Large-subunit ribosomal RNA, domain IV from uncultured euryarchaeote Alv-FOS5, 333 nucleotides, folded computationally. The coordinates come from a structure-prediction model, not an experiment, and the mean pLDDT is 86. The RNAcentral record of the full RNA draws on ENA and SILVA. Its Rfam family is "Archaeal large subunit ribosomal RNA". The literature on the family includes a 2001 paper in Science by Yusupov et al., "Crystal structure of the ribosome at 5.5 A resolution".

Context: one part of a larger RNA
């Protein structure tokens, strides 16, 4: 110098992307406990205080012996107790004396939880999930597997199965059916072959005509199907804005919410609040480059080996280094 561990004055996160590591806390008894809550729970919140040993007392369990008593409750004394407790006393810096043993609060994002995942770089805001809804199905069913026989779902039967999306739970899911699927339509059109007629052909070939399935075409539905949810010009007593009022394209013209967001280019927006100082974080505001409603929207107590920020306590992370142990290097054989 390396690895592993140990200890350190003063300070206390100055280090770092980040308190990463590493310190703190620690068991049991007792006191005590905010905020929020889905009344469970947060919660071991937080914070504080005890803890060893001798002595004697007390209360309770348990044997045993006495006394009343039918018998038991009572009662006296005794021994234990790996039960609780009260005084007193007594050692040591230190009584869960080693071992074992939570650091703690607070805002906030996403994910309701408990699970599960990339055997070998990722455990996660991914997956799942109980709920929600929408298809599709009346059983020779609907789905799948297979060439069939057959099998599965299921020896089930719609409060059943399959399938798609969402994902507790609270409020709540706004508008649009032109497109594209998709469902439903005894008229129309269009419509293939076959058939029936007619022409043709010495028989046909071959020409037309009638008839007509499904599908389209055409009429309606259908968005918790796929999807989509602009522009523009005017308009109020000073500006400013625009409740209002007109128009385009192509069906509508973004509603409740939320909002510089895990989503906002401009951008380190503006504002407060937190720092001595803050592209951070929180909480307004909000013209959203390019939010937005089951590709679900907003909240939500609990809960996370998820993110982010911030305090307290504690620290060799750091100022800055120092010293120690025990492996290696490294010398010798």
């Nucleotide at each position: 110098c390396c690895c592993u561990c140990c200890c350190u004055a003063g300070g206390g996160a100055a280090a770092u992307c980040g308190g990463c590591a590493a310190a703190u806390u620690g068991g049991c008894c007792c006191c005590g406990u905010a905020u929020c809550u889905u009344u469970g729970g947060u919660a071991g919140a937080a914070g504080g205080g005890g803890u060893g040993c001798c002595u004697g007392c007390u209360a309770c369990c348990u044997g045993c012996g006495g006394g009343a008593u039918u018998a038991a409750a009572c009662u006296c004394g005794u021994a234990g107790g790996c039960u609780a407790g009260c005084a007193g006393g007594u050692c040591g810096c230190a009584g869960u004396g080693a071992c074992a043993a939570g650091g703690g609060g607070a805002g906030u994002c996403c994910g309701a939880c408990u699970g599960u995942u990339u055997a070998c770089c990722a455990a996660a805001a991914a997956c799942a999930c109980a709920g929600g809804u929408c298809u599709c199905u009346g059983c020779u069913a609907g789905g799948g597997g297979g060439c069939a026989a057959c099998c599965c779902u299921g020896u089930g039967u719609a409060c059943a199965g399959a399938g798609g999306c969402c994902g507790a739970u609270g409020c709540c899911u706004g508008c649009u059916c032109a497109c594209u699927g998709c469902c439903a339509g005894a008229a129309g059109g269009u419509g293939a072959a076959a058939g029936u007629c007619c022409g043709g052909u010495u028989c046909a070939a071959c020409g037309g005509a009638c008839u007509u399935a499904a599908g389209c075409c055409c009429u309606g539905g259908u968005g918790a199907a796929g999807a989509g949810c602009g522009g523009g010009g005017g308009u109020a007593a000073c500006u400013c804005u625009g409740a209002c009022c007109c128009u385009c394209u192509u069906a509508a013209g973004g509603u409740a919410g939320c909002g510089u967001a895990a989503u906002a280019c401009c951008u380190c927006g503006c504002c407060g609040c937190u720092u001595a100082a803050u592209u951070g974080g929180c909480g307004g505001c909000u013209u959203g480059c390019a939010u937005g409603a089951a590709g679900g929207g907003c909240a939500u107590a609990a809960c996370g080996a998820g993110g982010c920020u911030c305090c307290c306590a504690c620290u060799g992370u750091c100022c800055c280094a120092g010293g120690g142990a025990g492996g290696g290097a490294c010398c010798c054989g």